[in-house]
Context: one part of a larger RNA
RNA sequence: AUGAACGUUGGCGGCGUGUCUAAGGCAUGCAAGUUGAGGGAUCGGAUUCGGUGCUUGCACUGAAUUACGGACCGGCAAACGGGUGAGUAACACACUAGUAACCUACCUCCGAGACGGGCAUAGCCCAGAGAAAUCUGGAUUAAUACCCGAUAGUCAUAAACAGCAUAAGCUGUUUAUGUAAAUGUCUUUUCGCUCGGAGAGGGGCUUAUGGCUGAUUAGCUUGUUGGUAGGGUAAAAGCCUACCAAGGCUACGAUCAGUAGCAGGCGUGAGAGCGUGACCUGCCUCACUGGGACUGAGAACUGCCCAGACUCCUACGGGAGGCUGCAGUCGAGAAUAUUCCGCAAUGCACGAAAGUGUGACGGAGCGACGCCGCGUGUAGGAAGACGCCCUUCGGGGUGUAAACUACUUUUAUGUGGGAAGAAUUAUUGACGGUACCACAUGAAUAAGAGGUUGCUAACUCUGUGCCAGCAGCAGCGGUAAUACAGAGACCUCAAACGUUAUCC
Numbered sequence: 001a002u003g004a005a006c007g008u009u010g011g012c013g014g015c016g017u018g019u020c021u022a023a024g025g026c027a028u029g030c031a032a033g034u035u036g037a038g039g040g041a042u043c044g045g046a047u048u049c050g051g052u053g054c055u056u057g058c059a060c061u062g063a064a065u066u067a068c069g070g071a072c073c074g075g076c077a078a079a080c081g082g083g084u085g086a087g088u089a090a091c092a093c094a095c096u097a098g099u100a101a102c103c104u105a106c107c108u109c110c111g112a113g114a115c116g117g118g119c120a121u122a123g124c125c126c127a128g129a130g131a132a133a134u135c136u137g138g139a140u141u142a143a144u145a146c147c148c149g150a151u152a153g154u155c156a157u158a159a160a161c162a163g164c165a166u167a168a169g170c171u172g173u174u175u176a177u178g179u180a181a182a183u184g185u186c187u188u189u190u191c192g193c194u195c196g197g198a199g200a201g202g203g204g205c206u207u208a209u210g211g212c213u214g215a216u217u218a219g220c221u222u223g224u225u226g227g228u229a230g231g232g233u234a235a236a237a238g239c240c241u242a243c244c245a246a247g248g249c250u251a252c253g254a255u256c257a258g259u260a261g262c263a264g265g266c267g268u269g270a271g272a273g274c275g276u277g278a279c280c281u282g283c284c285u286c287a288c289u290g291g292g293a294c295u296g297a298g299a300a301c302u303g304c305c306c307a308g309a310c311u312c313c314u315a316c317g318g319g320a321g322g323c324u325g326c327a328g329u330c331g332a333g334a335a336u337a338u339u340c341c342g343c344a345a346u347g348c349a350c351g352a353a354a355g356u357g358u359g360a361c362g363g364a365g366c367g368a369c370g371c372c373g374c375g376u377g378u379a380g381g382a383a384g385a386c387g388c389c390c391u392u393c394g395g396g397g398u399g400u401a402a403a404c405u406a407c408u409u410u411u412a413u414g415u416g417g418g419a420a421g422a423a424u425u426a427u428u429g430a431c432g433g434u435a436c437c438a439c440a441u442g443a444a445u446a447a448g449a450g451g452u453u454g455c456u457a458a459c460u461c462u463g464u465g466c467c468a469g470c471a472g473c474a475g476c477g478g479u480a481a482u483a484c485a486g487a488g489a490c491c492u493c494a495a496a497c498g499u500u501a502u503c504c
Stems, first nucleotide, its partner, number of pairs: 001502002004500005011374006017367002019332001024330003028327003033076003038073002043069002045066010083286001085284001093210002097206003102203003107199007115149004125138005153179001155178010184191001212258003219249003224246008261283004265276004288308005310321004338364001340363003346360001347358004377407004387398004412441006421431001448493005453474003459488005469476002
C1' cells in the first nucleotide's frame, strides 16, 4: 500500500468502491426502438351527420373525421450504448511514418437535376394443414417498396494526345459506351429524392521501433520464399489457384513449451528501478461451443442458417432457448450488494414537431470495504470520599477521576419552514419534504481493540509448576514467572484495533 478476508468492537456524515473463485448452470421481469408529415386496409375506440326499428335514447346500419389503440408494408436505428478478459507473445497494443493501394450512412458547404410509364406483394378476405411453433393455396390492394424507358455530367469503363511526377499515378483535352431520381409529403412552407465535387468525423491496410519466462526447446518452413498469369477485395499482397525457380527464418535465440489482454496509469522508492494493470479513459478480444453466409455505408451479445453439448415443451409427428446487459437464483469460495425509483438532468435512437424509448445515465438501498471530517461534553471541584489494587501496615495508586456546582447543545429527538439542480414566457424534479435554516428538550443517544522480557512505548500481585499454555525472532514455563492465566495499574492507536495474504 490493497477490489482484500478473518477475529473483537461499533455513534454519525460526505465522496468513492464492492464475484479477484466456476468464460460454471440459469427460474422471472426489464435492457431497442421510433416514425400516421411514406402507405393501404379498415379491425377496435371516440366524435359528427343521416336512415331503419322503436322501449325516446338504446340497437342495427351508411357516410365523414380522428390528438387515439393493436397488427402489416416502407424508412431510419438496431454495427452505438452496456458487459467480459476466455483466447491472443500477435502489427494485439504503444509510439513513428505511409496509403501515388482504400472505404465512409447520418452532418456541413458547392454545382446540377427530378420527364414518362409499368409489374407485383404483405395486410385484409376465403379455404386448408398442425398439439404447438408455424405453414400452404386462392382472390384482391397501396406506397418515399420494386422495375423499365428518357435526359445528364467535372461520374464509371476503354482508347488517344499534352504537361507534371514517377513503382503502378495526377492534371487537362478529345472520342465511344454505360449508369439517376420520390414533384413525394404537408401546406405558411418545411422535410425529403438523384448525380457530381469538397470537408469534418470514423474506419481498413502497410511500416520502423519497443515491452514476459525457459536452451533440461537448436534447428524450423512446402503456399513455405520469390516470379509470371489468372482470380479476388473498398484496397496492396501467396489473400487464393495454376505454372516456374529454390528459396525464407535462426545463438542479435528461429521453432517449441509455459504464462499473459495491451496502454494511459496505479503502488513503492530520494532516484535509478521494482511490482502491478481493480475502479476511470483509449485500443483489442469474445458473446453456450465450432463453422458459415445474408442484409447493410458499416456486422452481428438480446439477427439468420448448419453441426454439437445442455435445458425446456410435446398430442411423439415435431418445436423452443442462450444473463461474459440490470437486478436476482443455484453452485463454487476466505469473500463481494436491491428481483429498488425515475427518464427531472446529461447523452443516444427515431420523429417536422409534440413526443416516445433508453437497467446508458441520474438517484436511492445494503457492506467501517477504503479515504476524509465530526462527535461521545466544557469549566470549577479534596493533600484527596466509597470501591478496587499494592504495601515495609506508616502509607501509596486509581485521582479532579467521580459525586457535587455552573454551563454548552456539535450530535440526538421533536415541531415549524424549506431549496439550487429547469435549460424556458408558461408547464416539467426520480432524488425528496432530502440538503439546509429556526425553535424546543435534555449531558442527554454514542469506546473499544491490541499490547506491557528485549527488539518496542508501557509493571506489580495472585494462581499454575517443562503442566496448562505463550511465541514475529531471540526465547519463556521444572515453587518467589514483569514472557502462561486472572486482577489492578500503565502504554499505543481509536470508530476502529489486531491477525493473515500479497507488492515495494
The part of an RNA shown here (small-subunit ribosomal RNA, 5' domain) has 504 nucleotides and comes from an uncultured bacterium. Its mean pLDDT, the model's own confidence on a scale to 100, is 83.